[in-house]
Context: one part of a larger RNA
Molecule: large-subunit ribosomal RNA, domain I
Organism: Dissulfurispiraceae bacterium
RNA sequence: GGCAUAUGGUGGAUGCCUUGGCAUCAGGCGGCGAAGAAGGACGCAGCGGGCUGCGAAAAGCCACGGGGAGUUGCGAGCGAGCGUAGAUCCGUGGGAAUCCGAAUGGGGCAACCCACUUAGCGAAGAGCUAGGUAUCAUGCGAUGAAUACAUAGUCGUAUGAAGCAAACCUGCCGAAGUGAAACAUCUCAGUAGGCAGAGGAAGAGAAAUCAAAAGAGAUUCCCUUAGUAGCGGCGAGCGAAGGGGGAAGAGCCCAAACCAACUUUAGCGAUAAGGUUGGGGUUGUAGGACCGCGUGAGUACCAAUUUACGCAUAUAGCUGAAGAGGCAUGGAAAGGCCGACCGUAGGGGGUGAUAGUCCUGUAGGCGGAAUGUGCGUGAUAGGGAAGCGGUAUCCUGAGUACCACGAGGCACGUGGAACCUUGUGGGAAUCUGGGGAGACCACUCUCCAAGGCUAAAUACGAACCUGAUGACCGAUAGUGGACAAGUACCGUGAGGGAAAGGCGAAAAGAACCCUGGCGAAGGGAGUGAAAUAGAACCUGAAACCAUAUGCCU
Numbered sequence: 001g002g003c004a005u006a007u008g009g010u011g012g013a014u015g016c017c018u019u020g021g022c023a024u025c026a027g028g029c030g031g032c033g034a035a036g037a038a039g040g041a042c043g044c045a046g047c048g049g050g051c052u053g054c055g056a057a058a059a060g061c062c063a064c065g066g067g068g069a070g071u072u073g074c075g076a077g078c079g080a081g082c083g084u085a086g087a088u089c090c091g092u093g094g095g096a097a098u099c100c101g102a103a104u105g106g107g108g109c110a111a112c113c114c115a116c117u118u119a120g121c122g123a124a125g126a127g128c129u130a131g132g133u134a135u136c137a138u139g140c141g142a143u144g145a146a147u148a149c150a151u152a153g154u155c156g157u158a159u160g161a162a163g164c165a166a167a168c169c170u171g172c173c174g175a176a177g178u179g180a181a182a183c184a185u186c187u188c189a190g191u192a193g194g195c196a197g198a199g200g201a202a203g204a205g206a207a208a209u210c211a212a213a214a215g216a217g218a219u220u221c222c223c224u225u226a227g228u229a230g231c232g233g234c235g236a237g238c239g240a241a242g243g244g245g246g247a248a249g250a251g252c253c254c255a256a257a258c259c260a261a262c263u264u265u266a267g268c269g270a271u272a273a274g275g276u277u278g279g280g281g282u283u284g285u286a287g288g289a290c291c292g293c294g295u296g297a298g299u300a301c302c303a304a305u306u307u308a309c310g311c312a313u314a315u316a317g318c319u320g321a322a323g324a325g326g327c328a329u330g331g332a333a334a335g336g337c338c339g340a341c342c343g344u345a346g347g348g349g350g351u352g353a354u355a356g357u358c359c360u361g362u363a364g365g366c367g368g369a370a371u372g373u374g375c376g377u378g379a380u381a382g383g384g385a386a387g388c389g390g391u392a393u394c395c396u397g398a399g400u401a402c403c404a405c406g407a408g409g410c411a412c413g414u415g416g417a418a419c420c421u422u423g424u425g426g427g428a429a430u431c432u433g434g435g436g437a438g439a440c441c442a443c444u445c446u447c448c449a450a451g452g453c454u455a456a457a458u459a460c461g462a463a464c465c466u467g468a469u470g471a472c473c474g475a476u477a478g479u480g481g482a483c484a485a486g487u488a489c490c491g492u493g494a495g496g497g498a499a500a501g502g503c504g505a506a507a508a509g510a511a512c513c514c515u516g517g518c519g520a521a522g523g524g525a526g527u528g529a530a531a532u533a534g535a536a537c538c539u540g541a542a543a544c545c546a547u548a549u550g551c552c553u
Base pairs, nucleotide, nucleotide: 001552002551003550004549005548006547007546008545009544015538016502017501020473021472022470023469024468025467026466027465028464029461030460031164032163039100040099041098042055043054044053046078047077050074051073061094062093063092064091065090066089070082071081072080105114106113107112115133116132117131118130119129120128121127135161136160137159138158139157140156141155142154143153168199169197170196171195172194173193179186183233209216210215220247221246222245223244224243230238231237251453252452253451254397258279259278260277261276262275263274264273265272284431286396287395288394289393290390291389292388293387301383302382306379307378308377309376310375311374312373313372314371315370317366318365319364325338326337327336340357341356342346348360349359350358402426403425404424405423406422407421408420409419412438433448434447435446436445437444489496490495509537512524513523514522515521
């Protein structure tokens, strides 16, 4: 020096565990904000660094409801308290809520600086306290230029907006990688992305719709029709609709004709043309105005608005069967043996090993002072019908329909290309009217554009709350994060971004003695089932380092 065996050290794999994650489903809820949000800064405790909570009324104040013995957060200790005259705690409503932040009196390098004004205190023009003072839009009022009336502007006042937030939704703008085995039309795709806006949903919506000789009767969503008909360098690919079956179900209001009142057009009156308000009226078998008769009825009905009551539900809770069973083992029984009981409860968790009957719960049943949500009923406002006949005088949405050119959307790429939207130009009719039925024409059928509103069935939850589930993970996994985690740390910054869990059933966390520096550490003693479970603490692999013994060199 090597090999082997044994015993240790180091190290932290493995096993077991789980407070944390991941995913899916269901229900709730679907906003917060100038009454100052989201997010922060700085503070607040007797002793207080961090986290949590809170805001100068500062780990909290008041009321109501729950609850019932301890309690002053994580988190020990000291000190001082509180509590059956009901504390701590849980829920609801209120009070208070520094400074920054849309930040809004002006400024600014966020959490700071500097003002004006009104009121109060004050001797005060020091100072302090409380309130107000941004911008834009709209309404109203005052004032008021060039410029006479006026208008612009200015000022005041009232109301609103702004900013944040995950997806879903609507609109505007809008790629490329890719595919076509290259590539240009095409595709990817109106996708990704950007912007604007809204709501708990949004959008759409009561036929100028479809059909096809029969008919249907707003919209939306699902299944099907159907990968069909079609479109397509007829390539790659794209891709309907009518119909059928379901979910849900709901219909309405204006404009106009006509009537009335008031009113404007440079003095007054008339006429004419308007304007405002009210009535009237709302459709295709055309309807309405108008005229005559009638007067149902402010009735039936209503869904929107407000409000009351009831019910359900959410935000605290309450009740809830059956062994203090026996014996042995063990530190400990819930495991074993013996022998009982309950079950609308043998889901789950905990308890010194594996518990239906020990604890918490579970099945089942019950509960609300206060606030929210949904539904129902009623009420008050609000809306509000329906008749018969006549006439052919009036009305029925205009730079619209339609045409041409240029585009876009329609499954449809210009095609025979209808239909929808419209940039440019032209430009109707008025019910004896107009649109559509895929060029166009005829016939037939069907519908009534150029104004508006409208629940439900549908979408979403990567920002939320609750519950359940898992051939999901189990600390190099699962979130980056089971721990002071978006922390420490890195970067000028945008940004990047860790490591780190486990004593024991219970601290019973080792009194006392010894060595030692009044050490570190160790040896006894003691606790404990165990201390090679001793806090560098469950198990404790390997590499690596020692010691002892044997063999070889």